[in-house]
Context: one part of a larger RNA
RNA sequence: UGACGGGGGCCCGCACAAGCAGCGGAGCGUGUGGUUUAAUUCGACGCAACACGAAACACCUCACCUAGGUUUGACAUGCUAGUGCAAGCCGCUGAAAGGCGGUCGCCUUCGAGGGUCUAGCACAGGUGCUGCAUGGCUGUCGUCAGCUCGUGUCGUGAGAUGUUGGGUUAAGUCCCGCAACGAGCGCAACCCCUGCCCCGUGUUACCUGUGUCAUGGGGGACUGCCGGUGUUUUGCACCGGAGGAAGGCGGGGAUGACGUCAAGUCCGCAUGGCCCUUACGCCUAGGGCGACACACACGCUACAAUGGACGGUGGAAUGCGUUGCCACCCCGCGAGGGGGCGCUAAUCGCGAAGGCCGUUCGUAGUGCGGAUUGGGGGCUGCAACUCGCCCCCAUGAAGACGGAGUUGCUAGUAACCGCGUGGCAGCAUAGCGCGGUGAAUACGUACCCGGGCCU
Numbered sequence: 001u002g003a004c005g006g007g008g009g010c011c012c013g014c015a016c017a018a019g020c021a022g023c024g025g026a027g028c029g030u031g032u033g034g035u036u037u038a039a040u041u042c043g044a045c046g047c048a049a050c051a052c053g054a055a056a057c058a059c060c061u062c063a064c065c066u067a068g069g070u071u072u073g074a075c076a077u078g079c080u081a082g083u084g085c086a087a088g089c090c091g092c093u094g095a096a097a098g099g100c101g102g103u104c105g106c107c108u109u110c111g112a113g114g115g116u117c118u119a120g121c122a123c124a125g126g127u128g129c130u131g132c133a134u135g136g137c138u139g140u141c142g143u144c145a146g147c148u149c150g151u152g153u154c155g156u157g158a159g160a161u162g163u164u165g166g167g168u169u170a171a172g173u174c175c176c177g178c179a180a181c182g183a184g185c186g187c188a189a190c191c192c193c194u195g196c197c198c199c200g201u202g203u204u205a206c207c208u209g210u211g212u213c214a215u216g217g218g219g220g221a222c223u224g225c226c227g228g229u230g231u232u233u234u235g236c237a238c239c240g241g242a243g244g245a246a247g248g249c250g251g252g253g254a255u256g257a258c259g260u261c262a263a264g265u266c267c268g269c270a271u272g273g274c275c276c277u278u279a280c281g282c283c284u285a286g287g288g289c290g291a292c293a294c295a296c297a298c299g300c301u302a303c304a305a306u307g308g309a310c311g312g313u314g315g316a317a318u319g320c321g322u323u324g325c326c327a328c329c330c331c332g333c334g335a336g337g338g339g340g341c342g343c344u345a346a347u348c349g350c351g352a353a354g355g356c357c358g359u360u361c362g363u364a365g366u367g368c369g370g371a372u373u374g375g376g377g378g379c380u381g382c383a384a385c386u387c388g389c390c391c392c393c394a395u396g397a398a399g400a401c402g403g404a405g406u407u408g409c410u411a412g413u414a415a416c417c418g419c420g421u422g423g424c425a426g427c428a429u430a431g432c433g434c435g436g437u438g439a440a441u442a443c444g445u446a447c448c449c450g451g452g453c454c455u
Stems, first nucleotide, its partner, number of pairs: 007455007015445002019409005026301008034292002042053002064287007073123001077122006085115001088103006106114002125276002128274003134270002136265003139261001141259001146185006152161003165176003191253004196219007206209001222247001225241007303402001307361007319350003324343002328339004368399001373394007415437007
């Protein structure tokens, strides 16, 4: 000077408390440990690993295993020598890759050059190792209010002061005081979305207009006004009120200081060093990443009547669509199939569910619940055996609200409900978004956790 304390003072945060919904019990999905395996590729490990890298493991991906092949190599550049020659097509062989044979066969200034191929040499190649050699990027403390510098002053010096103190704030925010005076990175503001108003433009929107809406621009909020309170009248701050669509940071996003964890990543990429170079490179077929006595993590569906089933009814938003979205008609119980209109999209298409109104069920492992299994079918794709999704019939398991413990959330939030989208041939209970319905509670700061300032 820091850090730490079951030392003290002050102060924050869904940190506790007050509430609401869960998790922990069941079945299933996914990740991980473990075990198994020829292989079950690798990484991530308290918070800050475990629906994480993976915005999709049938082949591919792929790094793993088994087997078959290959050696200037799937790819780049250069050198030497040779070459009427590759590719394509046909045949044989093979699981394929590949191998063998046949056929066809480039431009030209005819010098040989370019291109191709072959042989050889330099080299290529490596998801091989080291994130304790690194760049870049990221997580975390933490959107916390802090971290520093110049000059001056003090101290032998490390260093201190400033940054402490009195108030105040979300804030080192601002005011006052002060051997300090200033400044920088942070805070705030400037940026985007949203709530109100105005103006311009309006197609393809609404339907005929001082404009719902779309799009572009602007205004509006500043403690500006009034009253009160603290302090020293100033200044600053707080409380209440008016007006207002909106108040005291209006709500949300983007934005992450100096640094910490030798945090994470050599398997995104780049890169030093090391290692392999008829193989740790490359190609191919098949398998594996999907195993299953177990254990944990994140979820989905339930255990029912605030419900299930059947019929009727009425309004989203974000987005996406031409190898696509598909109206409408027909066939099929259905998944889907066959026709086929429109749309390169404010034009056409994809489009809700819960809700509401009736009927039924009557507390039962049930008309709850849907796992599991048998059979039949549909779709994508070269190919669904290992190992995809969906439909129909049958089957109907555990489960009656969950121990110790533990998570999220303070408002259009939680909870409940569906929809869209990325990746994608196909596949969502995950990710990222969107709207619909729409609460309860906060006395308070003693306690648990994390943090800030002074001592």
Predicted 3D model of a 455-nucleotide part of an RNA (small-subunit ribosomal RNA, 3' major domain) from an uncultured Chloroflexota bacterium. RNAcentral holds the full RNA, with entries from ENA and SILVA. Model confidence (mean pLDDT): 85 of 100. It matches the Rfam family "Bacterial small subunit ribosomal RNA". Its family is annotated with structural constituent of ribosome and ribosome in the Gene Ontology.